[in-house]
RNA sequence: UAAUGUUCUCAGGGCGGGGUGAAAGUCCCCACCGGCGGUAAGGGUUUCGACCCGAGCCCGCGAGCGCCUCCCGGCGACGGGAGGGUCAGCAGAUCCGGUGCGAUUCCGGGGCCGACGGUUAAAGUCCGGAUGGAAGAGAACGAUC
Numbered sequence: 001u002a003a004u005g006u007u008c009u010c011a012g013g014g015c016g017g018g019g020u021g022a023a024a025g026u027c028c029c030c031a032c033c034g035g036c037g038g039u040a041a042g043g044g045u046u047u048c049g050a051c052c053c054g055a056g057c058c059c060g061c062g063a064g065c066g067c068c069u070c071c072c073g074g075c076g077a078c079g080g081g082a083g084g085g086u087c088a089g090c091a092g093a094u095c096c097g098g099u100g101c102g103a104u105u106c107c108g109g110g111g112c113c114g115a116c117g118g119u120u121a122a123a124g125u126c127c128g129g130a131u132g133g134a135a136g137a138g139a140a141c142g143a144u145c
Stems, first nucleotide, its partner, number of pairs: 005141006016030004031125002033114002035061004042053004056112002064090002066087001067084007094110005116128003
């Protein structure tokens, strides 16, 4: 100086069938999946006050990679460990038609996207870091009015 702090709990889904091959859940054909907050004209409930659900690709966030800082080793390239989250480089991807005052959100249709490392062969779906971290959600207590 100041209401908005402390603790705890929770917090990610998906390769099924076929083909090729010595070998593929990694390639090819078909299939399957969609974190968190916001927005929302659709849907539901209503004590008519309001409340609940509703976007992978609209806005923002998270993890991961990168980057930066410190420590250790190394002549060095670089390697190992700890930390930061502002730095924002990677951080992806949507169109058409319909309704309507209004929709990249509703309805119909088509399309597209998915960290890093590993692997008898290239991975959104397998294994690993991860019994980790975390956007955030909830509860209890506290504080303020």
Molecule: FMN riboswitch aptamer (RFN element)
Organism: Mesorhizobium hawassense